Annotation:
A computed fold for an 86-nucleotide RNA from Erysipelatoclostridium sp. AM42-17, annotated as SAM riboswitch aptamer (S box leader). The organism belongs to Thomasclavelia, within Bacteria. Model confidence (mean pLDDT): 78 of 100.
């Protein structure tokens, strides 16, 4: 990188820096100089993989992920994240 597969109405935020756009795409709607977005730090949520406990399940140590809005809604048919195989 392409392929297979699972997930998406629950849950969880502060600080510092940066900066004018941001929420992937279209339409809508929303967020944003009272600083959004993004990055980092710390904190937290969850339980996909590993571990541990004896396993219907629990735990939360490790690897990811996530912490505005139902994945914001609808649409389209992509994308995102986890796991797997080549």
């Nucleotide at each position: 990188u392409a392929c297979c597969u699972a997930u998406a109405g629950a849950g969880a935020g502060u600080g510092u820096g940066u900066a004018a756009g941001a929420g992937a795409c279209a339409a809508g709607c929303u967020c944003a100089a009272u600083g959004a977005u993004c990055a980092c730090a710390c904190a937290g949520c969850a339980a996909c993989c590993u571990g541990c406990a004896a396993u219907a399940u629990g735990u939360a140590a490790g690897g990811u992920g996530c912490u505005a809005a139902a994945g914001c809604u609808u649409g389209a048919a992509u994308g995102a994240u986890g796991g797997g195989a080549a």